[in-house]
Context: one part of a larger RNA
RNA sequence: AGCACACGGAGGAUGCCUAGGCGCUAGGAGUCGACGAAGGACGUGGCGAACAACGAAAUGCUUCGGGGAGCUGUAAGCAAGCUUUGAUCCGGGGAUGUCCGAAUGGGGAAACCCGGCUGGUGUAAUAGCCAGUCACUCACAUCUGAAUACAUAGGGUGUGAAGAGACAGACGAGGGGAACUGAAACAUCUAAGUACCCUCAGGAAGAGAAAACAAAAGUGAUUCCGUCAGUAGCGGCGAGCGAAAGCGGAAUAGCCUAAACCAAUCAGCUUGCUGGUUGGGGUUGUGGGACGUCUCACAUGGAGUUACAAAGGAACCGAUUAAACGAAGAGGUCUGGAAAGGCCCGCCAUAGAAGGUAAAAGCCCUGUAAUUGAAAGUCUGUUCUCUCCGAGACGGAUCCCGAGUAGUGCGGGGCACGUGAAAUCCCGUAUGAAUCCGCCAGGACCAUCUGGUAAGGCUAAAUACUACCUAGCGACCGAUAGUGAAGCAGUACCGUGAGGGAAAGGUGAAAAGCACCCCGGGAGGGGAGUGAAAUAGAACCUGAAACCGUGUGCUU
Repeated sequence: AGCACACGGAGGAUGCCUAGGCGCUAGGAGUCGACGAAGGACGUGGCGAACAACGAAAUGCUUCGGGGAGCUGUAAGCAAGCUUUGAUCCGGGGAUGUCCGAAUGGGGAAACCCGGCUGGUGUAAUAGCCAGUCACUCACAUCUGAAUACAUAGGGUGUGAAGAGACAGACGAGGGGAACUGAAACAUCUAAGUACCCUCAGGAAGAGAAAACAAAAGUGAUUCCGUCAGUAGCGGCGAGCGAAAGCGGAAUAGCCUAAACCAAUCAGCUUGCUGGUUGGGGUUGUGGGACGUCUCACAUGGAGUUACAAAGGAACCGAUUAAACGAAGAGGUCUGGAAAGGCCCGCCAUAGAAGGUAAAAGCCCUGUAAUUGAAAGUCUGUUCUCUCCGAGACGGAUCCCGAGUAGUGCGGGGCACGUGAAAUCCCGUAUGAAUCCGCCAGGACCAUCUGGUAAGGCUAAAUACUACCUAGCGACCGAUAGUGAAGCAGUACCGUGAGGGAAAGGUGAAAAGCACCCCGGGAGGGGAGUGAAAUAGAACCUGAAACCGUGUGCUU
């Protein structure tokens, strides 16, 4: 030195575990903010730092409920206290709430600096201190007021839970808008109106009550799902893109205006017209309305806070935000450190979900099933109060029925549809109608026919999503996995910055965490003791391999 066996060191794999994650289901909720948010800075405790809680009234104040014996967070210890005159704790309401931050008196390198006014306090007087108030924009009201006579612009004051900012990396609408890629290259095309940027909103948004579809028969707002159908089509007819009607379902809800006409009022001037405002009227496509004539009706009726007009109040049921009660073995015996395990004997069950307890418990504990429960707040619903409310016929002369609109030319966009025979829809530009004997559509266009009535507006539900709350589930993970993060993690650390971004779990049933003695400066170790176990001693469950040794044997 090699090999073998035995025993160790080092190391932290594996096994077991779970405090944390991941995915989903059902219900709730879907906002917060100038009454100062989200997010922070700095403070507050008898005792250093941190986390959590709170705000100079600071580890808390107050009130109303619950609860019933201990309590002063994590977090031990000491100190000092509180508590059956009901504490700590749990829930509803309220108060306080420094400074920064939209940040808003002015400034500013966030958490700082400096002010004005009013009132108070304070000083001999300045100073200092306390409370309130002072940004901008908009709306409404009001007072003023130039060039310039009236006026207007502008200015001042008052009022306003008005706006501003945050977020849930989700869902929605709108305005902009790529490229890689595919086409086996590439330019039309595709990717894709995707990613991304901006604006705005809601608990949903958007759409929506036919100038719609259809086809000789009919349907009757919108949305979503299934089918139609990878069909009809579009397409360097390449790659690819890709409907609709209809049918079956989910859910259903319809309304208000403009105008004609009437009245009041104001203004203008051409003095009998025009315009404005308010109220009435009116809302439709078997065309309707105005207008004229006539009939019935004023409540034993109908409707209503979600559009259709609008504001409450009360009562009650239910739900929710704390909870209460809650059956049955401390059975015997064996093993063991420990019984919930084995054997033997019982009991409960509207409760044999689950977790814990020294191993594996229906009957030990917390619970579970069932039943019960709210002073206060919030929410749904019902009822009452309350609030609101006219329809129809006939006539066919006149008037009205949404204009720089529809349409058209040119240029684009969007429609499954790439300019095509290209309708329908939208925009730019240039033009530019008709008013019911009207106008639009039915995929160029024309005729017939059929359907509808544009150029104003509102509208629940069925649909999309989940930061958040509650309850639950998983042929999901189990510490190199699962979130980046199971431990004080978006931390330490890196970067000028935008940004990047870790590692790190396990003593034991219980600290019973080794009193005392010995060696040592200490670290550490040897006894002793605890414990079932200390090769469970905190560098702590198990403790693989690489790697390093000790002993013995064999070989060289």
This is a predicted structure of a 556-nucleotide part of an RNA (large-subunit ribosomal RNA, domain I) from Paenibacillus selenitireducens. Lineage of the source: Bacteria > Bacillota > Bacilli > Paenibacillaceae > Paenibacillus. The coordinates come from a structure-prediction model, not an experiment, and the mean pLDDT is 85.